[in-house]
Molecule: transfer RNA
Organism: Urbifossiella sp.
RNA sequence: GGGUCGGUCGCCAAGUGGAAAGGCCCCCGUCUGAUACGCGGGGAAGCGCGGGUUCGAUUCCCGCCCGACCCA
Numbered sequence: 001g002g003g004u005c006g007g008u009c010g011c012c013a014a015g016u017g018g019a020a021a022g023g024c025c026c027c028c029g030u031c032u033g034a035u036a037c038g039c040g041g042g043g044a045a046g047c048g049c050g051g052g053u054u055c056g057a058u059u060c061c062c063g064c065c066c067g068a069c070c071c072a
Base pairs, nucleotide, nucleotide: 001071002070003069004068005067006066007065010024011023012022018055025043026042027041028040029039030038048064049063050062051061052060
């Protein structure tokens, strides 16, 4: 330098045009003599950045940045 894949809440991770699941974790309550487990509730500002297409984009297109791998 070229190619493929990826970048989504604190962490992991699904979704892939009508607008974002789940798990972990954290907080509160309940339970217990207490802790843990379980159960209930909550966790605002989360789709890398900039353009474009569209009535509407996390999703499609272009460029860029970052990461992994392959080729040279």